c-di-GMP-I riboswitch aptamer from Pelobacter propionicus, 77 nucleotides, folded computationally. Its mean pLDDT, the model's own confidence on a scale to 100, is 85. The RNAcentral record of the sequence draws on Rfam and Ribocentre. The source organism's lineage runs through Bacteria, Pseudomonadati, Thermodesulfobacteriota, Desulfuromonadales and Pelobacter.
RNA sequence: UCACCGAAAGGGCACAGCAGGGGCAACCCUGUGUCGCAAAGCUACCAUCCCUGAGCGGGGAUAGAGGGGUUAUCGAA
Numbered sequence: 001u002c003a004c005c006g007a008a009a010g011g012g013c014a015c016a017g018c019a020g021g022g023g024c025a026a027c028c029c030u031g032u033g034u035c036g037c038a039a040a041g042c043u044a045c046c047a048u049c050c051c052u053g054a055g056c057g058g059g060g061a062u063a064g065a066g067g068g069g070u071u072a073u074c075g076a077a
Base pairs, nucleotide, nucleotide: 005075006074012037013036017032018031019030020029021028022027035064041070042069043068045067046066047062048061049060050059051058052057
């Protein structure tokens, strides 16, 4: 230094629930909360979901279900 791995330290993210708001819906935003996370960073390529359409298709959502791509902090065993 690279790959694996996950002790410690510093920092990071924020599930469910609750309150308010947005959307036909999937779902999202803000606050609270702190279940968990070493990529729970980024990316809709696969996948999944919603709306629409007779169908081909069109429009949208999910990165904290999973796979792929891509970048990255620390350094005990």